[in-house]
Context: one part of a larger RNA
RNA sequence: CUGGGUUUAAAGGGUGCGUAGGCGGCGUAAUAAGUCAGAGGUGAAAGCUCAUCGCUUAACGAUGGAACUGCCUUUGAUACUGUUAUGCUUGAAUCAGGUUGAGGUUGGCGGAAUGUGACAUGUAGCGGUGAAAUGCAUAGAUAUGUCAUAGAACACCAAUUGCGUACGCAGCUGACUGGACCUGCAUUGACGCUGAGGCACGAAAGCGUGGGGAGCGAACAGGAUUAGAUACCCUGGUAGUCCACGCCGUAAACGAUGCUCACUCGAUGUAUGCGAUUUGUGUGCUCAGCAUCCAAGGAAUUCCGUUAAGUAAGCCACCUGGGGAGUACGUUCGCAAGAAUGAAACUC
Numbered sequence: 001c002u003g004g005g006u007u008u009a010a011a012g013g014g015u016g017c018g019u020a021g022g023c024g025g026c027g028u029a030a031u032a033a034g035u036c037a038g039a040g041g042u043g044a045a046a047g048c049u050c051a052u053c054g055c056u057u058a059a060c061g062a063u064g065g066a067a068c069u070g071c072c073u074u075u076g077a078u079a080c081u082g083u084u085a086u087g088c089u090u091g092a093a094u095c096a097g098g099u100u101g102a103g104g105u106u107g108g109c110g111g112a113a114u115g116u117g118a119c120a121u122g123u124a125g126c127g128g129u130g131a132a133a134u135g136c137a138u139a140g141a142u143a144u145g146u147c148a149u150a151g152a153a154c155a156c157c158a159a160u161u162g163c164g165u166a167c168g169c170a171g172c173u174g175a176c177u178g179g180a181c182c183u184g185c186a187u188u189g190a191c192g193c194u195g196a197g198g199c200a201c202g203a204a205a206g207c208g209u210g211g212g213g214a215g216c217g218a219a220c221a222g223g224a225u226u227a228g229a230u231a232c233c234c235u236g237g238u239a240g241u242c243c244a245c246g247c248c249g250u251a252a253a254c255g256a257u258g259c260u261c262a263c264u265c266g267a268u269g270u271a272u273g274c275g276a277u278u279u280g281u282g283u284g285c286u287c288a289g290c291a292u293c294c295a296a297g298g299a300a301u302u303c304c305g306u307u308a309a310g311u312a313a314g315c316c317a318c319c320u321g322g323g324g325a326g327u328a329c330g331u332u333c334g335c336a337a338g339a340a341u342g343a344a345a346c347u348c
C1' cells in the first nucleotide's frame, strides 16, 4: 500500500452524551451544482509511445502520427445525488393509560455475628497446628449468663433471576429521581444514524484534608518449617479497608466480539405482562428481555448460529513480523504515584 482484516493469530476506543464531518424514509414541482453527451479553445518543446527514414548495426538522430487520461467556454439531457418549494407517515420523538426491577441520591430503623467494658458463676488452663512454639492466663484467663458500647457487613429468600450506558447495584423503610417495556395510534412530520476533536461518568489500589477504626489486614515483629525460607502455616500488627469533600483515570474495564438499521428455519427453559379455563395442576398469546440446543449459512480452528462470528448497508476506532518498547525524547495532564501521546538505532 489493499477488491485485506480486528472472539481465540497483530487489531473494537472502559462507557455514554454530543460538535464538525460522513451517510440518510415515501411523493410532486422547479433548478441544473455534481453526473452524462456534442462542439470549440488550450494542454510549449524535449521525453514516453507507434510508423517510416539517416549514420555499416545499435546506442543516437530526423520526420509524421498518437497520447498528454487535465482545465476553460458553450449547447443539450435530467434517471440518480445536491439545492429550493410543497406534501405524506412507516423512521424518530411527544402525549394518555398501565406494568416491572439489588437502577441512582439521601435520611431513619432492625436483628444475627464479632470485638471491647462492667458485674456474676467458676478453676487451671486457653489458643493454635501436620506437629509445635511465639501469644493469653492464679493480678483469675478460656467457658457460661446479664447489661452496656463500637464499627463494619447484611445469613436464609437467591436463581443460568432482575436492573443499569459502562464501572456496577442486595437487610427493612420514607423522601426525591433516571430509564425500560406494553396498550391506544391521539400529536409533530424525517426532527434520523454514526461521531474525529470535546465534555461527563468510570472497579480496586493510591494521593490530599478532616473524622472514624469492630473485624480483616500490605509493611513490620516474633514463632515454626527448611540446607536456606526476606515465603507458604501460626501469634500479633501499622497503613488501608469505612464516612465527608477533592484528586487519580487505570484493569483479563471481557461476550477478549464498536454502534445503528434491514433480512434469513426451528426446539426448550426462564422473568415481566395479557387472556381463557374444569379453579387442581396444566395450557394459550404478544412484544421487548435473559439463557440452552440446533437447520441453512459462516469460520484456520475453538465454535457462532434472529442476542450471528450468517446475508447486506452507513459511520467511527484500531491492525500491518518478533525483540528493542508501551521504552527514550518532546508535549499535555497530575500534589505525587504516574497517565496519555509515542519513536529510532540495533538485533533475529
Base pairs, nucleotide, nucleotide: 004319005318006317012316014201015200016199017198021194022193023192025088026087027086028085029084030083031082033081034080035077036076037075038074039073040072041071042070049065050064051063052062053061054060091191092188093187094186095184096183097182098181099180103177104176105175106174107173108172109171110154114150115149116148117147118146119145120144121143125136126135162169163168206247207246208245209244210243211242215241216240220236221235222234223233258315259314260313262311263310266293267292268291269290270289273285274284297304298303321348322347323346330341331340332339333338
Small-subunit ribosomal RNA, central domain from an uncultured prokaryote, 348 nucleotides, folded computationally.
The prediction has a mean pLDDT of 86.
The full RNA is in RNAcentral, with records from ENA.
Its Rfam family is "Bacterial small subunit ribosomal RNA". Rfam links the family to the GO terms ribosome and structural constituent of ribosome.